Small-subunit ribosomal RNA from a metagenome, 1488 nucleotides, folded computationally.

[in-house]
RNA sequence: AAAGUUCUUCGGAAUGAGUACAGUGGCGCACGGGUGAGUAAUACAUAGGAACAUACCUUCAAAUGGGGGAUAACUGCGGGAAACUGCAGCUAAUACCGCAUAACGUCGUAAGAUUAAAGGCGGCUUCCAAUCUUGGACAACCCUUAUUGAGAGACUUGAAUAAGGAGUUUUUGAAAAAGAGUUGUCCAAAAAGCUGUCGUUUGUAGAUUGGCCUAUGUCCCAUUAGCUAGUUGGUAGGGUAAAAGCCUACCAAGGCGACAAUGGGUAGCUGGUCUGAGAGGAUGAUCAGCCACACUGGAACUGAGACACGGUCCAGACUCCUACGGGAGGCAGCAGUGGGGAAUUUUGCACAAUGGGGGAAACCCUGAUGCAGCAACGCCGCGUGAGUGAAGAAGGCCCUUGGGUUGUAAAGCUCUUUCGGCUGGGAAGAAGGAAGAGAUGGCUAAUAUCCAUCUUUUUUGACGGUACCAGAAGAAGAAGCACCUGCUAACUUCGUGCCAGCAGCAGCGGUAAUACGAAGGGUGCAAGCGUUGUUCGGAAUGACUGGGCGUAAAGCGCACGUAGGCGGAUUUGUAAGUCGACUGUGAAAUCCCUGGGCUUAACCCGGGAACUGCAGUCGAUACUGCAAAUCUUGAAUGCUUGAGAGGAUGGUGGAAUUCCAGGAGUAGAAGUGAAAUUCGUAGAUAUCUGGAGGAACACCGGAGGCGAAGGCGGCCAUCUGGCAAGACAUUGACGCUGAGGUGCGAAAGCGUGGGGAGCAAACAGGAUUAGAUACCCUGGUAGUCCACGCCGUAAACGAUGGAUACUAGAUGUUUGGAGAAUUAACCCUCUGAGUAUCGUAGCACACGCAUUAAGUAUCCCGCCUGGGGAGUACGGCCGCAAGGCUAAAACUCAAAGGAAUUGACGGGGGCCCGCACAAGCGGUGGAGUAUGUGGUUUAAUUCGAAGCAACGCGCAGAACCUUACCUGGGUUUGACAUCCCACGACGACUGCAGAGAUGUAGUUUUCCCUUCGGGGACGUGGUGACAGGUGCUGCAUGGCUGUCGUCAGCUCGUGUCGUAAGAUGUUGGGUUAAGUCCCGCAACGAGCGCAACCCCUUUCUUUAGUUGGUACCAUUAAGUUGACCGCUCUGGAGAUACUGCCGGUGUUAAACCGGAGGAAGGCGGGGAUGACGUCAAGUCCUCAUGGCCCUUACAUCCAGGGCAACACACGUACUACAAUGGCAGAGACAAACUGUUUGCAAGACCGCAAGGUGGAGCUAAUCAGAAAAACACUGCCUCAGUUCGGAUUGAAGUCUGCAACUCGACUUCAUGAAGCUGGAAUCGCUAGUAAUCGCAGAUCAGCACGCUGCGGUGAAUACGUUCCCGGGCCUUGUACACACCGCCCGUCACACCACGAAAGUGGUCGUAACCAGAAGCAGGCAUGCUAACCGUAAGGAGGUAGCCUACCAAGGUUGUGGCCGUGAUUGGGGUGAAGUCGUAACAAGGUA
Repeated sequence: AAAGUUCUUCGGAAUGAGUACAGUGGCGCACGGGUGAGUAAUACAUAGGAACAUACCUUCAAAUGGGGGAUAACUGCGGGAAACUGCAGCUAAUACCGCAUAACGUCGUAAGAUUAAAGGCGGCUUCCAAUCUUGGACAACCCUUAUUGAGAGACUUGAAUAAGGAGUUUUUGAAAAAGAGUUGUCCAAAAAGCUGUCGUUUGUAGAUUGGCCUAUGUCCCAUUAGCUAGUUGGUAGGGUAAAAGCCUACCAAGGCGACAAUGGGUAGCUGGUCUGAGAGGAUGAUCAGCCACACUGGAACUGAGACACGGUCCAGACUCCUACGGGAGGCAGCAGUGGGGAAUUUUGCACAAUGGGGGAAACCCUGAUGCAGCAACGCCGCGUGAGUGAAGAAGGCCCUUGGGUUGUAAAGCUCUUUCGGCUGGGAAGAAGGAAGAGAUGGCUAAUAUCCAUCUUUUUUGACGGUACCAGAAGAAGAAGCACCUGCUAACUUCGUGCCAGCAGCAGCGGUAAUACGAAGGGUGCAAGCGUUGUUCGGAAUGACUGGGCGUAAAGCGCACGUAGGCGGAUUUGUAAGUCGACUGUGAAAUCCCUGGGCUUAACCCGGGAACUGCAGUCGAUACUGCAAAUCUUGAAUGCUUGAGAGGAUGGUGGAAUUCCAGGAGUAGAAGUGAAAUUCGUAGAUAUCUGGAGGAACACCGGAGGCGAAGGCGGCCAUCUGGCAAGACAUUGACGCUGAGGUGCGAAAGCGUGGGGAGCAAACAGGAUUAGAUACCCUGGUAGUCCACGCCGUAAACGAUGGAUACUAGAUGUUUGGAGAAUUAACCCUCUGAGUAUCGUAGCACACGCAUUAAGUAUCCCGCCUGGGGAGUACGGCCGCAAGGCUAAAACUCAAAGGAAUUGACGGGGGCCCGCACAAGCGGUGGAGUAUGUGGUUUAAUUCGAAGCAACGCGCAGAACCUUACCUGGGUUUGACAUCCCACGACGACUGCAGAGAUGUAGUUUUCCCUUCGGGGACGUGGUGACAGGUGCUGCAUGGCUGUCGUCAGCUCGUGUCGUAAGAUGUUGGGUUAAGUCCCGCAACGAGCGCAACCCCUUUCUUUAGUUGGUACCAUUAAGUUGACCGCUCUGGAGAUACUGCCGGUGUUAAACCGGAGGAAGGCGGGGAUGACGUCAAGUCCUCAUGGCCCUUACAUCCAGGGCAACACACGUACUACAAUGGCAGAGACAAACUGUUUGCAAGACCGCAAGGUGGAGCUAAUCAGAAAAACACUGCCUCAGUUCGGAUUGAAGUCUGCAACUCGACUUCAUGAAGCUGGAAUCGCUAGUAAUCGCAGAUCAGCACGCUGCGGUGAAUACGUUCCCGGGCCUUGUACACACCGCCCGUCACACCACGAAAGUGGUCGUAACCAGAAGCAGGCAUGCUAACCGUAAGGAGGUAGCCUACCAAGGUUGUGGCCGUGAUUGGGGUGAAGUCGUAACAAGGUA
């Protein structure tokens, strides 16, 4: 403004209301809020400073006079899609502009000059009130102008409508003139004085805030070492609020830097926070202080303050609108959205409180703030119940099947009620301010107003019906997560089977997983628990507190020396360091102590302490510093001596090698493990003489000397460095160390020029070898030598930096000095300087070091921080090159390493033993056969054993059986065990089918016990629990066994030593078969082994004499019989042998050697006996057994087959190859063992024989097997494939047995193979042994060349321990410890990973030059326009627009640099259960 309301003369007026809204003007918007991009110093922290500004606020002083011209709003007319905007007209102010005034302001030495303002809102008193004056509104008439209409030739007239009635012009000193109409009605208006309050202006002082300057501190990289032209300073000018190169001109040439400039990377800083005993380390969320930023870059304007988060302009990127012309935007404000991400909240309520802005105030604004919401994100508190309750319930889990555990846990009974749910009540946080009333005081002329204070009434809560309180009910609604092998609290079962999986580290899982998965149980935390990430700690693992460097990582190769660090004695001064007291500061919060408030706590509030720092004032002066003075002991110089492979240069000498020449001489020489290449009849080698040339210097010579180190060795000379000693003199701290720097620096290598005898990389040849690009040999070039110049490294080592001082000794040696003694020398004592060994304290992980420290201390320098990658890449510096110096990372591993210990091992050493070798004897390997194995074959050829230590082994005996295998045929509670039920005695015999198992049909038979209920044995049928398995695992096991090995070892207790592992004992000296014994000894004892005890054998005694024996007596064919028991023999009991005796040796020992005696002599011979342990040795098929597997079959029964195959290979045997023999004849001598279930079987007879018939004797010293054989004797054979050899084959037989085909043994006749002593290689044996000969036994119906045992005959050889093999002890080396069948290196091939190089290519950040030049400020020009001021005017001053210039952002061009990507290809590196080639290293690693 409007609606509304009221009044009205109906035209309108008042109110609403100076309100809403818009505009002018003022103040604020530079605060508050957000974020951390940039920034390594225009920042921050702390302490200071001078040349400044400061709106609002406070104090004081002074002023606030008088004028003027505009312009928004508004009106009209326009442009545009919009945003917005143009033109014309009107108007106000605390807006704007002059004038006046002017100081204690400013400028100036002064004179002097210069500089401001604004009023608003109230109170009281006086005046003005409709006459005059002025203004406005309305009406009527009038005037002017314009348009229209009518008539008309022009002139003229009337009507209607609209607008207007103002100023303009001229002149001017004043004034005047022209022109501007009149009337009526209605409405409105002022001024002066006093005073209050809020302002305004100028200055002063303050407070607050800000600007500026200085010092100190504030991350990493030196593979960033030089940077800088407005750069550093001055003068003048400009500029700013203010100092200043802040800017400009000129002048000078400065300024910064190893105390880290410059450059690069990263980063907001602080109070604080986390951690830590602290010192430190890490960090900068929330809260607080400072800084910076506001889409990116640039710029100014306004203002007290900005170069301004929610202002302006420009450029750029992006988004949006558009009519395509043009415009709009900036959440790192609060919510919210999208995207990104492992991940981070509500588009909430309120200004009630606190604070801020405006305002006089009421009030208004405020995503500041106060609250609420979401999230176990954190901290704190509380609950999920308490008591009782054993039938130790049920269920679960485990189980040794007895039970245990879950577990008083549950149920049950008796209580309680926080929290939650329900019902009801219900705060504090509010102080103010305002309004009303009253009172007092101040201002004032005033009892107005206003201001101040007091009393009183009313009024203000978002949170929130929240905190809190009360009531009734009811155990009611409320427990999870991780872990359970060790570290680390907590264990079992099942599943799985190096799979699935776990894992922080070690590691777990391959059939009994406390480690995987599940369950039961347990342990720990608990509304949380666990994982992941990060930081500190432990970590003394960067060591200031508080480490190291001989060998573990680590002393520069050595010296000189700059900066720096450190530095002898005395005095004085000073007071920088240092110490004390005080002052200022060290914001608050935090941490700590203390008190208080929320029921407690977390949390909050008060007080204190602390903030270890910085600055200042005063003082102290021991020490350090500084200044001054003095001293001699550190250091240096002089003097006199001394030793020396110290260095450089020039000479010179002899031996030797090689070569050349000559003599003499002949067939080899040389070389090697052995050879060859090579040299030599063209005369070598060996030998003699002479000559040439180069290099190195024997003896002396030495853990000796010198030198800083590298290094230095014939002799002489010259020049020269250092060292030591001695007594004095001089200087007077002149010293020590030493980052950078400089010099020296073995060998090899490089360049130029010489030289070149010997040696000798490369190279050639010969060997060796699987190969041999090696070791060995023959040659041989660079090089080695000299001069000059580079290189700059070595295990350049004492693996030990330099200097000074101190801390027991002993011994040697080099070189000085002194003393004593002596004729002299040696010797001795003392004292320096070197050098070497041992050793105390001490140190050290140990080894070891130990006055030459690795000890005790001080000073300075260098270096180290797990192994590999790597002393490498990139970059830089040096070098001719080779290469050197400096020096990473990715990636990868859980070790790498030192010292020492115990073993094991060695193509290490010492000692010793063994049929280990040697010395011997006999074999194997060749033949045939037997037997076992491999392989092959097969339906099956069952399985096991595998170097020694499997292979005549399990098997002490496969035709069936055995038998486990194969084929075929049967059975399914089963061939076998226990339990239950039913029936039946069991059984025997016969026929039939069948290969048989079995099936079927019959005949016969009727058990035992009894309490009379029944029970038992056996058979058949049935049912299910179960049987059964020679199926798997000997790497789940027991037991048994083999082997080292009948080797002499293996251990323990106590003590001692060592940090410890461990050692000692147990080693050493002797000795033994022996760890057997003796002696010694930090050991003393003991155990298992050795030995002995046991058995056999050898001698004797005694006892007993049958079945044994037999001399004497008798007897016989015969010890046959009588007799006897002396002898043999047998059984029992004893004895004996012990180094006991003697001699010697030896340590007065143990023991050994020899001897005597003795049957036996030094363990008399043999056996049994097998330590701790090793080999995951062998065996699940002897047996036993865990687990797994099969259950009409992987069980069981039967028949047949197979285990017996056969190209071949191996082992073990037998028989041979012959004359030491074969054959024949006749004749001797054993031992041990065995025998009646179908046993051994004599004599006799038969048969060529195997054997048959037959059956005396024997239950065994009685009888039998039973004959022993080799042997001796006699004869034949006479060296040959035989009178050797006996395989193979044919025929005929015997025996066993159901059965002899596959597949038995034996006999007779015939046949008559290979084989003539065995390659390489290899085995056994040391005395009653080897060799040879036979006998017996077990197994067994039968089958023995095998095995076990027995006796007969009966040797050879052993020097000895060098070598082979095995073993024991000591010692040594070791990179081995699954232990040498160990460990381990490199290439190549394959896969994967990270990195380097690379033609290039992309990005980013600089930098240099040039182009360009928006906006803007400044300056210039005077082209347009122009109110205030000046001027009478013209015009001026000033302003504004425009143009130009300087500066300058983006942008562009060219060059150049840094960094980051990417890149065909390429290089090495790393990693990877079982690839290839060799064997380099570890032992003497086989060439140290």